[in-house]
About this RNA: Small-subunit ribosomal RNA, 5' domain from an uncultured bacterium, 520 nucleotides, folded computationally.
Context: one part of a larger RNA
RNA sequence: GGAUGAACGCUGGCGGCAUGCCUAACACAUGCAAGUCGAACGGGGUUUAUAUGACGGAACUCUACGGAGGGAAGAUAUAUAAACCUAGUGGCGGACGGGUGAGUAACGCGUGGGCAACCUGCCCUGUACCGGGGGACAACAGCCAGAAAUGGCUGCUAAUACCGCAUAAGCCUGCUGUGCCGCAUGGCACAGCAGGGAAAACCACGGUGGUACAGGAUGGGCCCGCGUCUGAUUAGUUAGUUGGCAGGGUAACGGCCUACCAAGACAACGAUCAGUAGCCGGCUUGAGAGAGUGGACGGCCACAUUGGGACUGAGACACGGCCCAGACUCCUGCGGGAGGCAGCAGUGGGGAAUAUUGCACAAUGGGGGGAACCCUGAUGCAGCAAUGCCGCGUGGGUGAAGAAGCACUCCGGUGCGUAAAGCCCUGUCAGCAGGGAAGAAAAUGACAGUACCUGACCAAGAAGCCCCGGCUAACUACGUGCCAGCAGCCGCGGUAAUACGUAGGGGGCAAGCGUUAUCC
Numbered sequence: 001g002g003a004u005g006a007a008c009g010c011u012g013g014c015g016g017c018a019u020g021c022c023u024a025a026c027a028c029a030u031g032c033a034a035g036u037c038g039a040a041c042g043g044g045g046u047u048u049a050u051a052u053g054a055c056g057g058a059a060c061u062c063u064a065c066g067g068a069g070g071g072a073a074g075a076u077a078u079a080u081a082a083a084c085c086u087a088g089u090g091g092c093g094g095a096c097g098g099g100u101g102a103g104u105a106a107c108g109c110g111u112g113g114g115c116a117a118c119c120u121g122c123c124c125u126g127u128a129c130c131g132g133g134g135g136a137c138a139a140c141a142g143c144c145a146g147a148a149a150u151g152g153c154u155g156c157u158a159a160u161a162c163c164g165c166a167u168a169a170g171c172c173u174g175c176u177g178u179g180c181c182g183c184a185u186g187g188c189a190c191a192g193c194a195g196g197g198a199a200a201a202c203c204a205c206g207g208u209g210g211u212a213c214a215g216g217a218u219g220g221g222c223c224c225g226c227g228u229c230u231g232a233u234u235a236g237u238u239a240g241u242u243g244g245c246a247g248g249g250u251a252a253c254g255g256c257c258u259a260c261c262a263a264g265a266c267a268a269c270g271a272u273c274a275g276u277a278g279c280c281g282g283c284u285u286g287a288g289a290g291a292g293u294g295g296a297c298g299g300c301c302a303c304a305u306u307g308g309g310a311c312u313g314a315g316a317c318a319c320g321g322c323c324c325a326g327a328c329u330c331c332u333g334c335g336g337g338a339g340g341c342a343g344c345a346g347u348g349g350g351g352a353a354u355a356u357u358g359c360a361c362a363a364u365g366g367g368g369g370g371a372a373c374c375c376u377g378a379u380g381c382a383g384c385a386a387u388g389c390c391g392c393g394u395g396g397g398u399g400a401a402g403a404a405g406c407a408c409u410c411c412g413g414u415g416c417g418u419a420a421a422g423c424c425c426u427g428u429c430a431g432c433a434g435g436g437a438a439g440a441a442a443a444u445g446a447c448a449g450u451a452c453c454u455g456a457c458c459a460a461g462a463a464g465c466c467c468c469g470g471c472u473a474a475c476u477a478c479g480u481g482c483c484a485g486c487a488g489c490c491g492c493g494g495u496a497a498u499a500c501g502u503a504g505g506g507g508g509c510a511a512g513c514g515u516u517a518u519c520c
Base pairs, nucleotide, nucleotide: 001520002519003518004517006516007515008514009513010512013392014391015390016389017388018387019385020384021350026348027347028346030345031344032343035092036091037090040089041088043086044085045084046083047082048081049080050079051078052077053076055074060069061068062067099303100302101301108228109227110226111225112224113223114222115221118220119219123216124215125214126213127212128211129210131165133163134162140155141154142153143152144151145150171196172195173194174193175192176191177190178189179188180187181186201208202207229275230274231273236266237265238264241263242262243261244260246258247257248256278300279299280298281297282293283292284291285290305326306325307324308323309322328339329338330337331336356382358381359380360379364378365376366375367374368373395425396424397423398422405416406415407414408413429461432455433454434453435452439447464509465508466507467506468505469490470489471488475504476503477502478501479500485492486491
């Protein structure tokens, strides 16, 4: 000198774009953050219409005034139809998106390869198929237990829920043969035999779905070469350890696991142990080599109160799923239950320090749905903060009686200084008034009456901070008197201090300026 997710002191006009718990992966009140589909299914409810039944009794008619006839409105029940809503069964999605960096020195990450050792829902392409049955369980009803959370028993019921059967080119398993190929185990194609394995319907009749197989695309899994901090005041480490064989398990290879056999394996080219740390694209600095760093944004990984476990599923060992254990908090009728902000806001705490319990799904994107649409604290916006970067303004011209005032003075004057006033202008920004977008493709705009445009008015509402001994740009006076104080280094201060304090003047930067911390 540059830089920062900065903080502190003084000061502070506007706008745009960014950024904003670096500390306690501390604890969390409250609200929201993942739902959706009635075009899979049986119920339930609401409304409307029609029909029927039992009520109800108006107008009106008759009357011998006692009443009789008449049947509307209304209300109710059942059935049918239509529309809508929906707890439950079922489907898809809750494995994405969002957060954090605790752990991890590791094939975790980066880079380059390999899989003849693998999987892949939704999507695309192609081929073939979609036949015929069965039994349940929710909801519901009844009963029971419990303070609650919730649960039990009995009975009924539907499906694209569940389970057999049929069919099977190709598919899977086993066996056999032929050909071709290769990177070892082997791979591909064809043929034969035996065994095994599918499906679901809905409909506006247009379609939307279902099953099997093959291919694609996308996403993942595994393996390997190389690279990846410090310490030897850590020198030996290791028993599933290293290898083999057999088996199990997995989508798949493998001590991944088990039994048996062998005694290996790693290490001074630093094993093991200890400390520290998420990694990278990047970012900062530097002429570069390099050094430092990994906040925001993007990729990967890991985690979700702590530890463990599996279930479901194409995909999880699953942040807002389940089970167990621990700590903590809450409810309780003391028997038992409920919870997990490292999602968005917000609270307490910690701290030098870090924001609103905002608006909207209008856009982009995501989930569900045929769609309408619903959900979306992703996202788009707004709010707060000079936290940073960038831009703009705080006026321009003229103006010497060099006014007043202040400071200095050798008392002559000199400086502030064209600075001010005065005169002539302009009108940025802010304020006021009027108009008023793009962003949306037909409709739909949170932002927002915003940006922007126009008009009127008026120099008005808008400058500070640090420094002035040398380094280092910038000097005098007074006060103080080794005191009070300054200070980055050298060093100033003990009676004329350009170094302390104040004033005048000057220098630098400027809505900032200094200080502190850290990096180059």
The RNAcentral record of the full RNA draws on ENA, Greengenes and SILVA.